RNA sequence: AUGAACGCUGGAAAGCAGCGCCCUUGCGGGCGCUCGCCGAAGGAGCAAAGGACCCUCGCGGGUUCUGAAAUCUCUCAGGUUCCAAAGACAGCGGGGGC
Numbered sequence: 001a002u003g004a005a006c007g008c009u010g011g012a013a014a015g016c017a018g019c020g021c022c023c024u025u026g027c028g029g030g031c032g033c034u035c036g037c038c039g040a041a042g043g044a045g046c047a048a049a050g051g052a053c054c055c056u057c058g059c060g061g062g063u064u065c066u067g068a069a070a071u072c073u074c075u076c077a078g079g080u081u082c083c084a085a086a087g088a089c090a091g092c093g094g095g096g097g098c
Stems, first nucleotide, its partner, number of pairs: 006093005015035001017034007036080003042076001043074003050065006
C1' cells in the first nucleotide's frame, strides 16, 4: 500500500505434416531442412483525448507533436500428437522499494 520478488494452485490455441541422418531387438525417440498452422513467454505497431500551425462565415477539415495502451494487430522470437516443460492472466500466500 490500487501490494514487488518469490512460492502454491488453475491456465488456451495450432501438423499423429513431408524429406534426410542418427539411436533402438522392437515400440519408439533425437537432430536438421522444407511447407503449413497458433498467439497467452518475450518483442514490435496504433486508438481516443490534448497542444501547436494552416484552411473555413460557421460546422468542421488538414499537417505535426505528445499520448503509446490492450487478451486488438504483426508473427521476429517462441510454440505446433500424448506426456513433460513453457505459458498472458486469475486465486491464495508473501511483505519489497522509496

Glycine riboswitch aptamer from an uncultured Alphaproteobacteria bacterium, 98 nucleotides, folded computationally. The coordinates come from a structure-prediction model, not an experiment, and the mean pLDDT is 76. Rfam family: Glycine riboswitch aptamer. Its family is annotated with glycine biosynthetic process in the Gene Ontology. The sequence was found by an Rfam model in a public genome assembly.